Context: one part of a larger RNA
RNA sequence: UUGGGCGUAAAGGGCGCGUAGACGGCUGAGUAAGUUAUAGGUGAAAGCCCAUCUUUCAAGGAUGGAACUGCCUGUAAUACUGCCCGGCUUGAGUGCAGGAGAGGGAAGCGGAAUUCCUAGUGUAGCGGUGAAAUGCGUAGAUAUUAGGAGGAACACCAGUGGCGAAGGCGGCUUGCUGGACGACAACUGACGCUGAGGCGCGAAAGCGUGGGGAGCAAACAGGAUUAGAUACCCUGGUAGUCCACGCUGUAAACGAUGAAUACUAGGUGUGGGAGGACUGACCCCUUCCGUGCCGCAGUUAACACAAUAAGUAUUCCACCUGGGGAGUACGACCGCAAGGUUGAAACUC
Numbered sequence: 001u002u003g004g005g006c007g008u009a010a011a012g013g014g015c016g017c018g019u020a021g022a023c024g025g026c027u028g029a030g031u032a033a034g035u036u037a038u039a040g041g042u043g044a045a046a047g048c049c050c051a052u053c054u055u056u057c058a059a060g061g062a063u064g065g066a067a068c069u070g071c072c073u074g075u076a077a078u079a080c081u082g083c084c085c086g087g088c089u090u091g092a093g094u095g096c097a098g099g100a101g102a103g104g105g106a107a108g109c110g111g112a113a114u115u116c117c118u119a120g121u122g123u124a125g126c127g128g129u130g131a132a133a134u135g136c137g138u139a140g141a142u143a144u145u146a147g148g149a150g151g152a153a154c155a156c157c158a159g160u161g162g163c164g165a166a167g168g169c170g171g172c173u174u175g176c177u178g179g180a181c182g183a184c185a186a187c188u189g190a191c192g193c194u195g196a197g198g199c200g201c202g203a204a205a206g207c208g209u210g211g212g213g214a215g216c217a218a219a220c221a222g223g224a225u226u227a228g229a230u231a232c233c234c235u236g237g238u239a240g241u242c243c244a245c246g247c248u249g250u251a252a253a254c255g256a257u258g259a260a261u262a263c264u265a266g267g268u269g270u271g272g273g274a275g276g277a278c279u280g281a282c283c284c285c286u287u288c289c290g291u292g293c294c295g296c297a298g299u300u301a302a303c304a305c306a307a308u309a310a311g312u313a314u315u316c317c318a319c320c321u322g323g324g325g326a327g328u329a330c331g332a333c334c335g336c337a338a339g340g341u342u343g344a345a346a347c348u349c
Base pairs, nucleotide, nucleotide: 004320005319007303008302012317014201015200016199017198021194023192025088026087027086028085030083031082033081034080035077036076037075038074039073040072041071042070049065050064051063052062053061054060091191092188093187094186095184098181103177104176106174107173108172109171110154115149116148117147118146119145120144121143125136126135162169163168206247207246208245209244210243211242215241216240220236221235222234223233258316259315260314261313262312263311266294267293268292269291270290271289272288273287274286275285276284298305299304322349323348324347331342332341333340334339
């Protein structure tokens, strides 16, 4: 490279926005670049292939043909693609009643609980474990009552539930703000899809500066356990966890399943709308968007997937190519550092 793949065997980028590029709805006219047909020119000779001849055969040689699938020019065709002009509305977007939501960022407020402080009651234990001990306590602990301080997290509601592109988001209130859904088809008229680079977002841990520090708790110390115990268990405990600003840019960042569109049996839940029927609520029927379970065809190595596909097709991007060496070395770029991204080879099985 061809071909084949990417849920679990190697392989979907953590996620979005979007540049170039690739691909792109229905319809009319033009053009004729791609495309197709045909004619001419060229495509050196040798060689390859075919035929005949020749050295008694053969290799070899000679002659002729074919081929050289290409390029150029002319003429013609116009289905498809391109280009250009025009039209359309179903894709896409806008508008309009609205309801739903832990979507985001800011400010304020609340109660329960833990800890600490003060005061009261009260007395010898408390705590902890498999059992203990370290630890706390007659300087009055634990328990209990009242008051106060401070930080962090928000029981029940809570759901196989909701929202968000992903990471993720959960007490209450206020104002700011993003998105989705939505009868009608009123408006625009292909404005679309994907997306190498690029830009942005991105759990936890970690880093910088300044705050904060209740509980928890790497490190660390002690007590146990044990042959040992740099652990599991216990008593303590510092970074950290929290806030502001800035960095880091990684995760089993998982549905281990890229995005978009169309099509392809059913059944049963659930969240949010809309319509119909009904006097009306409920119930019932239809439908759209989301989210689950079961299951046919089909797919699959099997497990399983099965309209939220891993089915049937199309478009675009990312990625894979035996195990180890190795996500290492070197170089480059990024970072304050930790490190990240890109990413080999020798050798070996």
This is a predicted structure of a 349-nucleotide part of an RNA (small-subunit ribosomal RNA, central domain) from an uncultured bacterium.